[in-house]
Formats: sequence, C1' cells, structure tokens
RNA sequence: CCUCCGAAAAGGCAAACCCGCCGUGAGGUGGGGACGCAAAGCCCAGGGAUCCUGAAUGUGCAGGAUGGCCCGGCUACCGGA
Repeated sequence: CCUCCGAAAAGGCAAACCCGCCGUGAGGUGGGGACGCAAAGCCCAGGGAUCCUGAAUGUGCAGGAUGGCCCGGCUACCGGA
C1' cells in the first nucleotide's frame, strides 16, 4: 500500500409518524423526527421481486414507483484484532 474484516475514534445518513408542496396513484420533495444502517453513497440503461396506473378478460401486455426488498456493479472515511 492492497484485499478481507468491523474494535475504537471522528463523523455521516435518516424508518415510522406529523406538517407543507407535487403526483390519478405507487410514491417524490422541504422541514420536524429517529427505527435503524459499515456503504441506508451512486446505478432500475445488469438480473429478479414487490407496488401503482391503463386497457384487456386474460394468466399475460405497456408505462410508472421502490436502491432502507434481494443479488449484482461502481466509488468511499477510519484501521486495533
């Protein structure tokens, strides 16, 4: 120094819920708030899964949402065992 790993330290993010705004909706966003997170940073133009809308009345199709659903990819602070 790199990889694995996750003790300590410095920090970081922010679930549910409440209020405002946007959206048909899933949901998004600003503020409050902390359930948790060692990638809860980024990617849905990698694969699956779930949810919403539409027509259909099929057994699937088209579009959308979720990265804090899982796998995966990329990048990253610290450094005891």
A computed fold for an 81-nucleotide RNA from Desulfocapsa sp., annotated as c-di-GMP-I riboswitch aptamer. Of the family's consensus pairs, 95% are formed in the model. The organism belongs to Desulfocapsa, within Bacteria.